[in-house]
Context: one part of a larger RNA
RNA sequence: UGACGGGGGCCCGCACAAGCGGUGGAGUAUGUGGUUUAAUUCGAUGCAACGCGAAGAACCUUACCAAGGCUUGACAUGCCGCGAAUCCUUCAGAGAUGAGGGAGUGCCUACGGGAGCGCGGACACAGGUGGUGCAUGGCUGUCGUCAGCUCGUGUCGUGAGAUGUUGGGUUAAGUCCCGCAACGAGCGCAACCCUCGUUCUUAGUUGCCAUCAUUAAGUUGGGCACUCUAGGGAGACUGCCGGUGACAAACCGGAGGAAGGUGAGGAUGACGUCAAGUCAUCAUGCCCCUUACGUCUUGGGCUACACACGUACUACAAUGCUGCGGACAAAGGGCAGCCAACCAGCGAUGGUGAGCAAAUCCCAUAAACCGUGGCUCAGUUCAGAUUGCAGGCUGCAACUCGCCUGCAUGAAGGAGGAAUCGCUAGUAAUCCCAGGUCAGCAUACUGCGGUGAAUACGUUCCCGGGCCUUGUACA
Repeated sequence: UGACGGGGGCCCGCACAAGCGGUGGAGUAUGUGGUUUAAUUCGAUGCAACGCGAAGAACCUUACCAAGGCUUGACAUGCCGCGAAUCCUUCAGAGAUGAGGGAGUGCCUACGGGAGCGCGGACACAGGUGGUGCAUGGCUGUCGUCAGCUCGUGUCGUGAGAUGUUGGGUUAAGUCCCGCAACGAGCGCAACCCUCGUUCUUAGUUGCCAUCAUUAAGUUGGGCACUCUAGGGAGACUGCCGGUGACAAACCGGAGGAAGGUGAGGAUGACGUCAAGUCAUCAUGCCCCUUACGUCUUGGGCUACACACGUACUACAAUGCUGCGGACAAAGGGCAGCCAACCAGCGAUGGUGAGCAAAUCCCAUAAACCGUGGCUCAGUUCAGAUUGCAGGCUGCAACUCGCCUGCAUGAAGGAGGAAUCGCUAGUAAUCCCAGGUCAGCAUACUGCGGUGAAUACGUUCCCGGGCCUUGUACA
């Protein structure tokens, strides 16, 4: 100087408390451990691994296993020889591949040849998702959006170092003020950036409709006032008033205001810590393999199942379930696409077929909600697992191992022990919708809006953190 303390002081944080809803019990989905296996590829492992890499394993992917093949190689550059490339097709085979048959002769040219592609040959070499993240770059997590981390000069100390950065107030903040052997500065904080909330203005189609006409309908004429769209401005600064305070910084209350003291949310992550994670995104040193640890193919596996754990979904019902009728979004996506309307089907879906490269057309009926009828507390008109049969779709191909529909079947489940998690407002809870991935496949993920609470006395205690101080046989 740090680190640590079941030392002290001050202060924060959904840290506790006050509340609301869960997890832990059930079924299923998914990930992991374990076990099994020819293989169940590899990585991630307290917080900070476990719906994680994977924004989607039937083949492919695929790295694993079995079997069958190749050895200048599936891929790149260079050399030599032959042939245009390319297309169709027969046989063997699980296919890779092997053995043939036919069509076909192009482009440039200085007529020597060349470019491009295919086949064969020899050698330099290729190749490796093989090892080492404890050799590395890059990227990322975490403490933590915590308020800290440092430097120059000066001063003090023999020196390590100290001072500044401590102190009195204050703040979300090393934020600001005052004081002070310090004076300044840098990286962080804040602001500058994006979205939302108010208003003005510009513009008026594909958007809108107050007045006029018209229609089944903003449908059409007309209009751009309003809504909206998307450009540009204004607006919030403790600016104003009162009080407290040290005449300061600031705090408390108020006015005006759409918004008030950081308006709300996002992006933004200092010096560093964990030899944290990643050699399997990529790059890369060294080591290792080179008729194999490379590469091609078919099939299998990654989907196994006594069990254990994590994360979710659906429920256990009457604030509910169900039949019928009725209402209101936002944000997105669409041409190998989205698919209206019509027809067939109980339905998944199929047929036919208009529009739309989109403020125009389509996905697309939002659902919870409202009205009304039934159910009357039961393993039920709750719940839907499991299984049988019959179909549909994608795709060479749904047996291992996809999704959907109809009929039948109707399991566990009566609110979940110890323990434990999230959340302070348009939040929790609850309800739908969309997108990426994608041929097909979503209870996951990422977004969007609808309805919309309760509680916070307080900081004694648990956890994590910041500053000062103290002890130490620790570095």
The part of an RNA shown here (small-subunit ribosomal RNA, 3' major domain) has 475 nucleotides and comes from Nostocales cyanobacterium HI14. Its mean pLDDT, the model's own confidence on a scale to 100, is 85. Lineage of the source: Bacteria > Bacillati > Cyanobacteriota > Cyanophyceae > Nostocales.